[in-house]
RNA sequence: CAGCUGGACCGGACGGCCGCUUUUCGCGUCUUCGGACGCGGGGAGAGGAAAGUCCGAACUCCGCAGAGCAGUGUGCCGGAUAACGUCCGGGAGGCCGGGUUCAAGCCCGUCCGACGGAAAGUGCCACAGAAAAUAUACCGCCUGUGUCUUCACGGAUACGGGUAAGGGUGAAAAGGUGCGGUAAGAGCGCACCGCCGCCGCAGUAAUGCAGCGGGCAGGGCAAACCACACACGGAGCAAGACCAAAUAGGGAGGAAGUUCGGAGCUUCGGUUCCGGACACGUGCCGGCUCGGUGCGUCAAACCUUCGGGUAGGUCGCUAGAGCCUCGCAGCAAUGAGUGGCCCAGAGGAAUGGCCGUCCCACCGGAGCAAUCCGGAGGACAGAAUUCGGCUUACAGGUCCGGCUGCCAU
Numbered sequence: 001c002a003g004c005u006g007g008a009c010c011g012g013a014c015g016g017c018c019g020c021u022u023u024u025c026g027c028g029u030c031u032u033c034g035g036a037c038g039c040g041g042g043g044a045g046a047g048g049a050a051a052g053u054c055c056g057a058a059c060u061c062c063g064c065a066g067a068g069c070a071g072u073g074u075g076c077c078g079g080a081u082a083a084c085g086u087c088c089g090g091g092a093g094g095c096c097g098g099g100u101u102c103a104a105g106c107c108c109g110u111c112c113g114a115c116g117g118a119a120a121g122u123g124c125c126a127c128a129g130a131a132a133a134u135a136u137a138c139c140g141c142c143u144g145u146g147u148c149u150u151c152a153c154g155g156a157u158a159c160g161g162g163u164a165a166g167g168g169u170g171a172a173a174a175g176g177u178g179c180g181g182u183a184a185g186a187g188c189g190c191a192c193c194g195c196c197g198c199c200g201c202a203g204u205a206a207u208g209c210a211g212c213g214g215g216c217a218g219g220g221c222a223a224a225c226c227a228c229a230c231a232c233g234g235a236g237c238a239a240g241a242c243c244a245a246a247u248a249g250g251g252a253g254g255a256a257g258u259u260c261g262g263a264g265c266u267u268c269g270g271u272u273c274c275g276g277a278c279a280c281g282u283g284c285c286g287g288c289u290c291g292g293u294g295c296g297u298c299a300a301a302c303c304u305u306c307g308g309g310u311a312g313g314u315c316g317c318u319a320g321a322g323c324c325u326c327g328c329a330g331c332a333a334u335g336a337g338u339g340g341c342c343c344a345g346a347g348g349a350a351u352g353g354c355c356g357u358c359c360c361a362c363c364g365g366a367g368c369a370a371u372c373c374g375g376a377g378g379a380c381a382g383a384a385u386u387c388g389g390c391u392u393a394c395a396g397g398u399c400c401g402g403c404u405g406c407c408a409u
Stems, first nucleotide, its partner, number of pairs: 001405010012358007020045011047380001051391002054389005059236004071232005076090005091115001093112002096109005117226001121225002123221003138167002140163010175193006194216001195214004200209003240315004250306005257278009279297007322341003326337001328335002359378002362375005
């Protein structure tokens, strides 16, 4: 310097003009005195993911004696945290690279992740392959008998037997490597590695290390059912709280009646209907009275009042598990402090547009080159109650680490 890879960070800069949302100050107009509107000045105005809505909480409302079943989720150990399926540290495992060993293996480094149980039971293991869990004999290896062949060693072939070392299939082939052993082989024997059981030591623990015994049983899959342990009530700011029209419903209350005649019914007490008189209430004509006229007089309309709900308005709403700085404790996640700061709160939903200079990279032209001129561009995306995470998207750029290669010293 280049390539691959892990982590942290930035996400165009400055200025001018015109707008939008919100807040504050001043002035003016209107006002039901609460405020509303207009003009002018000042302040603030998207993100690292505001996204997906996948986890965990705050907050709000509803539900709830207690226990269990079902269901859902989580699952190495320790810690952090309000909490978590998140984060940090550790352990064991795996990929890759390097070192080492005759080899298996062991050691070191980067990286990876739903990493408890397969010796309770059930189920599955495609294709290929002889055989996929009661192991298995396709090729090969060794060997017996018969036949053929050869002078002979030997070879070919048929039927048997032994063999899991070698080949081949597969994601996976019934412990691995080496030496011995054998007709050929095989834990058949031995050493080492692995595994199982017992015991000891270290560690908070996961686990590690050592010793003794055993030739070795018990293939894999639980992101298949399942068994075990633990956790879990539901809905979500369109949660929810308050104020509250017009219209139409609901509840309660208020105001003014007597008499005469006729007809019907009758249990002869009355009751229903029609008409008249006067009285009263109320509407209209009217400045008021009188007067005229309409309607009503026991609950319809009317008036008063109460309550629920709708439109609309206000709150919830942004000072918070907040942000920045500094040192302290801790390996770290993080914690507890000091000092400083206030940082969108809209609600059919503001955060935009244009211009200039610079930055970045692309294309075309000029130039030996440095460079200059012209053009079109600068990602993903966008608050909606608020936080902590995870996941996904992202032009271009900066910094730190690991591995490999090349060049120079």
Molecule: Bacterial RNase P class A
Organism: Candidatus Sulfotelmatobacter sp.